Small-subunit ribosomal RNA from an uncultured bacterium, 1381 nucleotides, folded computationally. Its mean pLDDT, the model's own confidence on a scale to 100, is 83. Rfam family: Bacterial small subunit ribosomal RNA. Gene Ontology terms of the family: structural constituent of ribosome and ribosome. The sequence is in RNAcentral, with records from ENA and SILVA.

[in-house]
RNA sequence: AAUUCGCCCUUAGAGUUUGAUCCUGGCUCAGGACGAACGCUGGCGGCGUGCCUAACACAUGCAAGUCGAACGGGGCAGUUCCUUCGGGGACUGCUUAGUGGCGAACGGGUGAGUAACGCGUGAGAAACCUGCCUUUCAGUGGGGGACAACAGUUGGAAACGACUGCUAAUACCGCAUAAUGCUAUCGGACCGCAUGAUCUGAUAGCCAAAGAUUUAUUGCUGAAAGAUGGUCUCGCGUCUGAUUAGCUAGUUGGCGGGGUAACGGCCCACCAAGGCGACGAUCAGUAGCCGGUCUGAGAGGAUGAACGGCCACAUUGGGACUGAGAUACGGCCCAGACUCCUACGGGAGGCAGCAGUGGGGAAUAUUGGGCAAUGGGCGAAAGCCUGACCCAGCAACGCCGCGUGAGGGAAGAAGGCCUUCGGGUUGUAAACCUCUUUUACCAGGGACGAACGAAAUGACGGUACCUGGAGAAAAAGCAACGGCUAACUACGUGCCAGCAGCCGCGGUAAUACGUAGGUUGCAAGCGUUGUCCGGAUUUACUGGGUGUAAAGGGCGUGUAGGCGGAGCUGCAAGUCAGAUGUGAAAUCCCGGGGCUCAACCCCGGAAACUGCAUUUGAAACUGUAGCCCUUGAGUAUCGGAGAGGCAAGCGGAAUUCCUAGUGUAGCGGUGAAAUGCGUAGAUAUUAGGAGGAACACCAGUGGCGAAGGCGGCUUGCUGGACGACAACUGACGCUGAGGCGCGAAAGCGCGGGUAUCAAACAGGAUUAGAUACCCUGGUAGUCCGCGCUGUAAACGAUGAAUGCUCGUCAUUGGCGAUACACAGUCAGUGACUGAGGGAAACCAUUAAGCAUUCCACCUGGGGAGUACGCCGGCAACGGUGAAACUCAAAGGAAUUGACGGGGGCCCGCACAAGCGGAGGAACAUGUGGUUUAAUUCGAUGAUACGCGAGGAACCUUACCCGGGCUUGAACUGCGCAGGAAUGAUACAGAGAUGUUGAAGCCCUUCGGGGCCUGCGUGGAGGUGCUGCAUGGUUGUCGUCAGCUCGUGCCGUGAGGUGUCGGCUUAAGUGCCAUAACGAGCGCAACCCUUGUCUUCAGUUGCCAUCUCUAAGCUGGGCACUCUGGAGAGACUGCCAUCGCAAGAUGUGAGGAAGGUGGGGAUGACGUCAAAUCAGCACGGCCCUUACGUCCGGGGCUACACACGUGUUACAAUGGGGGGCACAGAGAGUUGCUGGCGGGUGACCGUUGGCGGAUCUACAAAUCCCCUCUCAGUUCGGACUGGAGUCUGCAACCCGACUCCACGAAGCUGGAUUCGCUAGUAAUCGCGCAUCAGCCAUGGCGCGGUGAAUACGUUCCCGGGCCUUGCACACACCGCCCGUCA
Repeated sequence: AAUUCGCCCUUAGAGUUUGAUCCUGGCUCAGGACGAACGCUGGCGGCGUGCCUAACACAUGCAAGUCGAACGGGGCAGUUCCUUCGGGGACUGCUUAGUGGCGAACGGGUGAGUAACGCGUGAGAAACCUGCCUUUCAGUGGGGGACAACAGUUGGAAACGACUGCUAAUACCGCAUAAUGCUAUCGGACCGCAUGAUCUGAUAGCCAAAGAUUUAUUGCUGAAAGAUGGUCUCGCGUCUGAUUAGCUAGUUGGCGGGGUAACGGCCCACCAAGGCGACGAUCAGUAGCCGGUCUGAGAGGAUGAACGGCCACAUUGGGACUGAGAUACGGCCCAGACUCCUACGGGAGGCAGCAGUGGGGAAUAUUGGGCAAUGGGCGAAAGCCUGACCCAGCAACGCCGCGUGAGGGAAGAAGGCCUUCGGGUUGUAAACCUCUUUUACCAGGGACGAACGAAAUGACGGUACCUGGAGAAAAAGCAACGGCUAACUACGUGCCAGCAGCCGCGGUAAUACGUAGGUUGCAAGCGUUGUCCGGAUUUACUGGGUGUAAAGGGCGUGUAGGCGGAGCUGCAAGUCAGAUGUGAAAUCCCGGGGCUCAACCCCGGAAACUGCAUUUGAAACUGUAGCCCUUGAGUAUCGGAGAGGCAAGCGGAAUUCCUAGUGUAGCGGUGAAAUGCGUAGAUAUUAGGAGGAACACCAGUGGCGAAGGCGGCUUGCUGGACGACAACUGACGCUGAGGCGCGAAAGCGCGGGUAUCAAACAGGAUUAGAUACCCUGGUAGUCCGCGCUGUAAACGAUGAAUGCUCGUCAUUGGCGAUACACAGUCAGUGACUGAGGGAAACCAUUAAGCAUUCCACCUGGGGAGUACGCCGGCAACGGUGAAACUCAAAGGAAUUGACGGGGGCCCGCACAAGCGGAGGAACAUGUGGUUUAAUUCGAUGAUACGCGAGGAACCUUACCCGGGCUUGAACUGCGCAGGAAUGAUACAGAGAUGUUGAAGCCCUUCGGGGCCUGCGUGGAGGUGCUGCAUGGUUGUCGUCAGCUCGUGCCGUGAGGUGUCGGCUUAAGUGCCAUAACGAGCGCAACCCUUGUCUUCAGUUGCCAUCUCUAAGCUGGGCACUCUGGAGAGACUGCCAUCGCAAGAUGUGAGGAAGGUGGGGAUGACGUCAAAUCAGCACGGCCCUUACGUCCGGGGCUACACACGUGUUACAAUGGGGGGCACAGAGAGUUGCUGGCGGGUGACCGUUGGCGGAUCUACAAAUCCCCUCUCAGUUCGGACUGGAGUCUGCAACCCGACUCCACGAAGCUGGAUUCGCUAGUAAUCGCGCAUCAGCCAUGGCGCGGUGAAUACGUUCCCGGGCCUUGCACACACCGCCCGUCA
């Protein structure tokens, strides 16, 4: 807050680790506060506050005096008397150096010291003091001697003295008197824990005084009491460090003295040997303490300015004097430092009082007014003094209040900014109209504070306040605007300049930099910096953790300590309740009041101060005392199990070595080898022997032990656990800081031993290297005894103990008389699972669950388990254990991907099996590079390189050189002027262009319009940049089988499930199963084409029958072919086998075709910031007599070289010559071209056909005949020379083709690499687009001839699914370590 209640109140998070998630965990922010400072800005008032640093040094002035009613004297004025007129005496008033009294111990300042009875709080003093004040009692008698002042002399520069003489007192000193005083002694009563106190009696001794003025007082002395103030003692509380663990000789205590106001080692003599300390002594560091203040929900944390209490200090250190009170801030003495004066002999000083100065510093005020008020000192009083105090001044330093105008006002003005150019915004804001005057300003009036008999008395102050006046007049800034966090655009800049609290912005479209406009926030302030608390439950009492995030000691035993079973009774320390005292005031809170409000101030409070103390009560719990109990614990008896420990003895197998025999050439070793061993006889094998170490099988998620650990057998000694029974003890228990002990391996010391193995070392390999991995050797060591070390991933990464909390299965040892079976029970050892827990994975009666007790440990990562110190150790090293600096993370668990020289399954001309190529040659073409005035630009692994380009001689053309134009080559609006437009011809020029100028309008409503030209203006134009601002299109993974969604379910969540699994498929194709059920984009199908048939229609197609022929040429026909429509057909439909099904298989049937029949079109979600701003479009930027545009020429065709893609070949499966046959798909009037003629030919001339099923085209390989006979050739055709044809304005750079001649390289191609699974590869020709022509050997199509091979999936490459690991996520071309710069 809500509500069912009678009422009130209460806790906020965010950013940042990741691709994403949950957690752990640090860092950072939003809040509040300040004695603040800095930056920008600044109108007024009120109330507060103002050296936090140098307890540094101080010039100057002031801050403590007063009393003549204590005293003598002096001075001045007056009155009076006397006078030798020089003067003198007395009195009055004022004044005062001195004596004397009181005060100066208060008030004011500061926080250096102090970790302490200093402070706080509560007690105590039977161990004490107290001036002035109050009350009461008593007294105040009588004497004496001095010293200042003063006078004289004198020293010194001064400060300050010295000597002589005179003098007063409330100054000083005796005497008297005196107790309820003090001291001593002897009693009595009563009280107290005790020392002792109180009251009282007796005796003895001792102690006082001051007057003044005047008649009212006031002093003085003694005593008792009060009040006030102080002193001392004690309980409790009061910072950090153990890398400070021991400290202490007046130390602790006693007896006796001294001293003090008083207790006390406070001091002293003697005696004793104590005292303090892990509950932290001692030492070191830091610090005034508190009421309070800030923060916080609170508990707490931080703090101790101002105000108040206490303490300490007064230049530093020490000392006492006076006094009621001091060991004395403005007193004294001594010593030190410093400063000043000096005649050098000697003196003076102490701002941490108020102002002020210098200095320090980021930083902190006036050398002000007044004693009017409050308070203090003195005084009888008037009064004097008072830098206490009251005021004023300075400072936005803080808090609070007010203002800078209010209402109306849309042409939504101008200007600014933005813009999609329409507009939007600034913005009712301004202007303008009406109104008001707070504050500031001017003028007039004018306080309270003032009380003390009256009168008089105000620094503030002519202030507050009131009234009047003029006029919107004089008064707004600062920060922010990426997220956190309220608030956005433009321009500039271009990882620069800069910003930044954290995350992070800035590399040409920056809401993050700078500026502007706008907006947001606060506002006379706003930001920044610093500090504290909060958020931070991030030290966790409230309120955290420790298996894997930081964190359980390696294990035991046990001391101190902590905690502890059942019953009864007492006590009352803890606990609870009541009462009382105290907890100062101020503050806070509540109520009320006063300044106009507020801040501020005042009053009241039974509220608060959560505390302490005293007292009364309760007795459940804890405690304590007593009695008692048996269940915790232990003991006894019986029983079995065990690699528990120690010692001694014994055993067999194996390795090695030695001896001997047999035996011969190798053995050994490795991925392959070599080193090594061996003819001096190895290895192998047999027999014998030696020696050391370890104990196969049994053997097990088996047993024992506290842990480390323990394994042949036997014996001896010995520890512990368990079960049964219920005899005994009677809480004897649990934990356990220190301590003590045990403690793998390696290592160390001494002495043995040494078979194997084996650090170091040597050699051989591997390798770029190989101080490694592999091999051959091999020493410490491994083994034993004694001693040391004391650490390990000493792990269950899980401390010990007790109780409680569902189950299932297995197993070890007991019990239930024995055996078996099955269940039960106790103690162990395991697996699974539920509740519960957990960040999750997981744990789950052997807890990481629910509780209790005790111990240990953690508090971001790195630095670092490092340094220093200390302790231990022979050493090695171990234990304890930081900081500077640096980062914004480091980390745990899980998720999805990607990846793996991880696994499983599967696919693909991926490999394999084959066929033919490329890489070598020449040429063509593209690219790189180089060159150049230019060689325009783009494409660059796969996925650039015969690509954009499906046609670069000019044009194209974007490049270069040169010549021109500037509203422009093309398009368009407007204004003005003019005119048809157009321009033949001629001239100049490379041309563009310029000059010349023959010829030469339309419509009309009569206004003009169309068209063109010129001038001006707004647009233009750009193949200039950005493909990393974009659209569109495209490549690639990949025609791979995948990619997702809805609902449901699971998970805190990312996410998962579905989509996984089994089978199957070309396929996420389908079937089965299934917390999933469905669906979408993909797959498939639908579409085109091809293969068979039917049907419809027959011209330019076709011709079986009929006719006619040289010829489908014609009549005729549409049966066939063919063409164009429409259909049929193929679906694992049928059969057999297998299978649950899906489906698979088959020399299957049928069929033209059989399991997708072949081919094409069709490309999921997405990836590569992939490609393209030069095809087009488009944002932004850039150029505007040029980066636009026109023209001539050149270049894109360059050429040492390198690469890609191709063509032609290297020949006989061939070349050449001759003859002969068979296509399909396309194209054609600026065209394709037949026939005829000419030419060797390209081609030319002429004449016909065809805008096309009608005309045009030799298909070639093939086949037949002839020739060549293995050679750089009758192969091959490059290059070159000559002669031509054609296209075109023009073939020089730079075209194609033809003919003749010339006849290069090349004899099948290294490493490596490409394509292809059937009408495919290979091979053969034909056509088309672009196109005047063509550099086409390219591209796109068409048909002809027409193979080989696939065992198979180990391997290479790519891909799909499942699974596993991961510190990767820019995703292995990752991440990351070391060295060097």